[in-house]
RNA sequence: UACUUUGAUGGGGAUGGGGUCCCCCGAAAUCGCCUUCUAGGCUGAUGACUCCUACCGCGCG
Numbered sequence: 001u002a003c004u005u006u007g008a009u010g011g012g013g014a015u016g017g018g019g020u021c022c023c024c025c026g027a028a029a030u031c032g033c034c035u036u037c038u039a040g041g042c043u044g045a046u047g048a049c050u051c052c053u054a055c056c057g058c059g060c061g
Base pairs, nucleotide, nucleotide: 010025011024012023013022016052017051018050019049020048021047032042033041034040035039
């Protein structure tokens, strides 16, 4: 310096990313709501706050 093998460097909070805080989990935490329920309908990019992006509505140029 190169190659091979093994392990570790945590994870999650209904759709993306950054920061802060909170909560939960150890193979679990987690996987929204309503209804005439195997079908149909509805809200929200947050766990909370804030910013950006995407989306939606209204107005102006």
This is a predicted structure of a 61-nucleotide RNA (Fluoride riboswitch aptamer (crcB RNA motif)) from a Rhodospirillales bacterium. Its Rfam family is "Fluoride riboswitch aptamer (crcB RNA motif)". A reference for the family is Baker et al. (2012), "Widespread genetic switches and toxicity resistance proteins for fluoride", Science. Rfam links the family to the GO terms response to fluoride and positive regulation of gene expression. It was read from a public genome assembly, where an Rfam model found it. NCBI's taxonomy places the organism under Bacteria, Pseudomonadati, Pseudomonadota, Alphaproteobacteria, Rhodospirillales. The model forms 100% of the base pairs in the Rfam consensus. The coordinates come from a structure-prediction model, not an experiment, and the mean pLDDT is 75.